[in-house]
RNA sequence: GCUCGAUUAGCUCAGUCGGUAGAGCGGAUGACUGUUAAUCAUUAGGUCGUAGGUUCGAGUCCUACAUCGAGCG
Numbered sequence: 001g002c003u004c005g006a007u008u009a010g011c012u013c014a015g016u017c018g019g020u021a022g023a024g025c026g027g028a029u030g031a032c033u034g035u036u037a038a039u040c041a042u043u044a045g046g047u048c049g050u051a052g053g054u055u056c057g058a059g060u061c062c063u064a065c066a067u068c069g070a071g072c073g
Stems, first nucleotide, its partner, number of pairs: 001072007010025004019056001027043005049065005
């Protein structure tokens, strides 16, 4: 220098063919009880890496860039 992959909640990750962003764990509150834990219920938490483009509509398609990883030279 070139190619490929990844980037979504605090963490690990889903998200189909473009149509209201989700799960588990963790957090908060409540129930339960001798107490803690466990269990159960409820709940908060997201500029979907950044900037543009296409579209009625983008996490998803296109371009550039950034970070991390792998390969090639």
The prediction has a mean pLDDT of 81. A computed fold for a 73-nucleotide RNA from an uncultured Erysipelotrichaceae bacterium, annotated as transfer RNA. Its Rfam family is "tRNA". Rfam classes the family as a transfer RNA.